[in-house]
A computed fold for a 72-nucleotide RNA from a Flavobacteriaceae bacterium, annotated as transfer RNA. Model confidence (mean pLDDT): 81 of 100. RNAcentral holds the sequence, with entries from ENA. It matches the Rfam family "tRNA". Gene Ontology term of the family: triplet codon-amino acid adaptor activity.
């Protein structure tokens, strides 16, 4: 330098073009003599950036950025 893949919550990951969710984590309450464990509730997002298509985009298209892999 070329090609491919990936980029979504603090972390690991989902999500047919039609309200972005789960587990773990954080906070609060209950429980207990105390802690741990347990139960309940709650907290969470410019879907890497900018455009385009569409009634509607995390999803499709283009460019850029970052990481990884392969090739040179």
């Nucleotide at each position: 330098g070329a090609u491919a893949u990936u980029g979504u919550a603090g972390c690991u990951c989902a999500a047919c073009g039609g309200u972005a969710g789960a587990g773990c984590g954080g906070g609060a309450a209950c429980c207990u003599g105390u802690u741990a464990a347990g139960u309940u509730c709650u907290u969470g997002g410019u879907u890497g950036a900018a455009g385009g298509u569409u009634c509607g985009a995390a999803u499709c298209c283009u460019u850029c950025c970052a990481a990884u892999a392969u090739c040179g």